[in-house]
RNA sequence: GAAGUUCGCCAGGCAACCGCUGAUCACGAAAGUGGUUGGAGGAAAGUCCGGGCUCCACAGGGCAGGAUGCCGGCUAACGGCCGGGCGCUAUAAGUCGGAAGACGCAAGUCGGACGAUGAAGGCGACGGAAAGUGCAACAGAAAGAUACCGCCCAAGUCCGCAAGGACCGGCAAGGGUGAAAUGGCGAGGUAAGAGCUCACCGCGGACGUGGCAACACGGACGGCAUGGCAAACCCCAUCCGGAGCAAGGCCAAAUAGGGGAGCAUAGGCGCGGCCCGCGUCGCUCCCGGGUAGGCUGCUAGAGGCCGUCGGUAACGGCGGUCCCAGAGGAAUGGUUGCCCACGACAGAACCCGGCUUAUCGGCGGACUUCCCAC
Numbered sequence: 001g002a003a004g005u006u007c008g009c010c011a012g013g014c015a016a017c018c019g020c021u022g023a024u025c026a027c028g029a030a031a032g033u034g035g036u037u038g039g040a041g042g043a044a045a046g047u048c049c050g051g052g053c054u055c056c057a058c059a060g061g062g063c064a065g066g067a068u069g070c071c072g073g074c075u076a077a078c079g080g081c082c083g084g085g086c087g088c089u090a091u092a093a094g095u096c097g098g099a100a101g102a103c104g105c106a107a108g109u110c111g112g113a114c115g116a117u118g119a120a121g122g123c124g125a126c127g128g129a130a131a132g133u134g135c136a137a138c139a140g141a142a143a144g145a146u147a148c149c150g151c152c153c154a155a156g157u158c159c160g161c162a163a164g165g166a167c168c169g170g171c172a173a174g175g176g177u178g179a180a181a182u183g184g185c186g187a188g189g190u191a192a193g194a195g196c197u198c199a200c201c202g203c204g205g206a207c208g209u210g211g212c213a214a215c216a217c218g219g220a221c222g223g224c225a226u227g228g229c230a231a232a233c234c235c236c237a238u239c240c241g242g243a244g245c246a247a248g249g250c251c252a253a254a255u256a257g258g259g260g261a262g263c264a265u266a267g268g269c270g271c272g273g274c275c276c277g278c279g280u281c282g283c284u285c286c287c288g289g290g291u292a293g294g295c296u297g298c299u300a301g302a303g304g305c306c307g308u309c310g311g312u313a314a315c316g317g318c319g320g321u322c323c324c325a326g327a328g329g330a331a332u333g334g335u336u337g338c339c340c341a342c343g344a345c346a347g348a349a350c351c352c353g354g355c356u357u358a359u360c361g362g363c364g365g366a367c368u369u370c371c372c373a374c
Stems, first nucleotide, its partner, number of pairs: 001370010012339007020039008041345001045356002048354005053244004065240005070084005085126001086124004094117004101110003127235002132233002134229002148175002150171003156167004183201002186198003202224001203222002207218004248296004258287006267281005303322008340343001
C1' cells in the first nucleotide's frame, strides 16, 4: 500500500429570540414575577431473560410443573458476557490452472469466463441413543434383524454314462431403492463369501503423557458388538414460592354507618297485667375504620468520568472527582440566521444488568492474507 473481518465511539454544529418543565434563591398576603441551574436514547422500543425494591405466603423434605444443558471463569443474577475445547462452514485480495475471443503468415502474444487454493472470521438447543418406550413419508426384499436381482454348489440327497441339473443349503462381495442399508479401503482367504485373518483409517473401554477441565496426543489391546432421531416421550444434573409501582406506605373531607361520654329524661315504640328497669328513636362532644382527594414510593445508583493496580479477557480492588430528567393529560419545543459531509431510527413513566429488533451517515482501534521498500 491492496483486500477482508471484527470491536468500540459519535448521532448535524453554532448563535439570537420566544416558550414548556424540575430544583433553588429573592420579592409577594396570595396568584405569581424575576435570577441561577438541570431537562431523553443507543436503542428510551419489544417486554424475551435476570436481579434490586415492595407486599403476600413459608419448619423441613418430597411430588408435580417450568427453565437451563461441552469445559473453565465473571457477575447481585442470568437463557448474558469473557476465555478455551469439539464439530460444521465460507469468502476477499493474492496464487495456480485456464475456455470463448482478439492480434499475428507462423512461432507466439494478449485475453480472462470458470475451476482449484486461500486467513482473520461466521454458525452450533454441542448432557445421555450399551435404562426403557416409540418414530422413520416415498421408494425398497428389508429401516434392525431382512434377502428382490444376484453369487456359490465344497459337504449331504436324488437324476444322469458324463457334462450337468434338481433339492437341501451357504453368502451378503456386486446390482437396485433410499436422507440413511449392518464400519471404510486394500490384501490374504474361500465353493462363493464374510473382521474370517492381516495392514492402514475409523470406532470402543482401559492405560500413559499434557491440561483445573472440556479435550488432545501416544503405543498396545479389543474385534465390529453398540446404525439414526432426545427441537419424541424419557433419564441425569443444576436452578426456580406468588404477585407486581395500578407494588406498597402516610394524611384524610362531605354523606352514611360503627364505638364511647354527657345532656334530655318530656315523649313515642318494644319487653310487661301494672310499676321500676332495660333497649331504641333525639341533641352535643370525642374516637377509630374508610371513600373522594392529597402526599409519598421517585431517583445518589450493582452510578458516570479520570488515574492506578491485578487479570489474556469478561471483570475486580484502591484513590480522586462529578451530580447528570423525575412528570402525573404528562415538560424536554418553536422561529430565524450562518456553516457542512444536508442529518436515520426513534420519545423516559420504579430502577438496574443483558438479549433481540429499528437505524442517514461518520470516526477510531485491533486482527488476518497478499504486495513493495529498508
The RNA shown here (Bacterial RNase P class A) has 374 nucleotides and comes from Sulfuritalea sp.
It was read from a public genome assembly, where an Rfam model found it.
Model confidence (mean pLDDT): 79 of 100.